[in-house]
RNA sequence: GUGUUUAUAGUUUAAUUGGAGAAAACAUUAAAUUACGAAUUUAAAGAUUGAAAGUUCAAGUCUUUCUAGACACA
Repeated sequence: GUGUUUAUAGUUUAAUUGGAGAAAACAUUAAAUUACGAAUUUAAAGAUUGAAAGUUCAAGUCUUUCUAGACACA
């Protein structure tokens, strides 16, 4: 330099041919329970889906550019 691929909550993963409020587990916080902890139960908070544009009635999903990581070739 060329090509392929990945990016979604603090972490790990979902999300059907593009269709209605982006879901779950772990972790975190609060409460219950306990002599205190752990475990258990209940509840809550946490994402502008890597960035910016475009297409569409509608984009996590399609198109383009850029950023970062991985792989292959040179």

A computed fold for a 74-nucleotide RNA from Lithothamnion corallioides, annotated as transfer RNA. Its mean pLDDT, the model's own confidence on a scale to 100, is 80. The source organism's lineage runs through Eukaryota, Rhodophyta, Florideophyceae, Hapalidiaceae and Lithothamnion. A source record names the gene tRNA-Arg. The RNAcentral record of the sequence draws on ENA.